[in-house]
RNA sequence: GCCUCCGUAGCUUAGUGGUAGAGUGAUCGGCUGUUAACCGAUUGGUCGUCGGUUCAAUCCCGACCGGGGGCG
Numbered sequence: 001g002c003c004u005c006c007g008u009a010g011c012u013u014a015g016u017g018g019u020a021g022a023g024u025g026a027u028c029g030g031c032u033g034u035u036a037a038c039c040g041a042u043u044g045g046u047c048g049u050c051g052g053u054u055c056a057a058u059c060c061c062g063a064c065c066g067g068g069g070g071c072g
Base pairs, nucleotide, nucleotide: 001071002070003069004068005067006066007065010024011023012022013021018055025043026042027041028040029039030038048064049063050062051061052060
């Protein structure tokens, strides 16, 4: 330098055009002699950045940034 995959909540990730979800974590409460476990509530996201297509974009297209793999 070229090819390819990935980027979504603090962390691990689902969602392939129509109101962004789960697990885990954090906070508060219940239970308990206490802790853990369990139960309830709360907390959570400019969907990597910029632009384009569309009535509508996490999703499709382009460039860029970052990371993994391959080729030279």
Annotation
The prediction has a mean pLDDT of 82. Transfer RNA from a Candidatus Woesearchaeota archaeon, 72 nucleotides, folded computationally. Its Rfam family is "tRNA". About the family: Transfer RNA (tRNA) molecules are approximately 80 nucleotides in length.